This is a predicted structure of a 73-nucleotide RNA (transfer RNA) from an Acidobacteriota bacterium. The coordinates come from a structure-prediction model, not an experiment, and the mean pLDDT is 82. Rfam family: tRNA. Rfam classes the family as a transfer RNA.

RNA sequence: GCUGGGGUAGCUCAGCCGGCAGAGCGGCGGAUUUGUAAUCCGCAGGUCCGGGGUUCGAUCCCCCGCCCCAGCU
Numbered sequence: 001g002c003u004g005g006g007g008u009a010g011c012u013c014a015g016c017c018g019g020c021a022g023a024g025c026g027g028c029g030g031a032u033u034u035g036u037a038a039u040c041c042g043c044a045g046g047u048c049c050g051g052g053g054u055u056c057g058a059u060c061c062c063c064c065g066c067c068c069c070a071g072c073u
Base pairs, nucleotide, nucleotide: 001072002071003070004069005068006067007066010025011024012023013022019056027043028042029041030040031039049065050064051063052062053061
């Protein structure tokens, strides 16, 4: 330099054909227990990497840039 994949909650990742952003773990509160753990219930937590475009509407489609991974040269 070229090609492909990826960037979404603190972490690991979903998000089907564009239509209110989710799960598990973790955190906080409560229940249970003599107490802890485990279990159960609830709650909080998001500029969806950045910019632009298309559209009534973009995490999703298109363009440019940045970062990570793999391959090729």